Transfer RNA from a Planctomycetota bacterium, 73 nucleotides, folded computationally. Its Rfam family is "tRNA". Its family is annotated with triplet codon-amino acid adaptor activity in the Gene Ontology. The RNAcentral record of the sequence draws on ENA. Model confidence (mean pLDDT): 80 of 100.
[in-house]
RNA sequence: GGGUCCGUAGCUCGAACAGCAGAGCAGCCGGCUCUUAACCGGAUGGUUGUGGGUGCAACUCCCACCGGACCCA
Numbered sequence: 001g002g003g004u005c006c007g008u009a010g011c012u013c014g015a016a017c018a019g020c021a022g023a024g025c026a027g028c029c030g031g032c033u034c035u036u037a038a039c040c041g042g043a044u045g046g047u048u049g050u051g052g053g054u055g056c057a058a059c060u061c062c063c064a065c066c067g068g069a070c071c072c073a
Base pairs, nucleotide, nucleotide: 001072002071003070004069005068006067007066010025011024012023013022019056028042029041030040031039049065050064051063052062053061
């Protein structure tokens, strides 16, 4: 230098086909318990890497860039 894949909540991941962004864990509040852990309930937590484009509508499609992994040279 060229190519492929990945980037979504604090962490691990889902959302094929564009149509209300979700789960588990962690943390917070409460229940249970002598207390802790475990277990049970609840609420919170997201500029979907950045910028642009298409479109009624974009995590999703297109372009560029940033970061990571791998392959080729």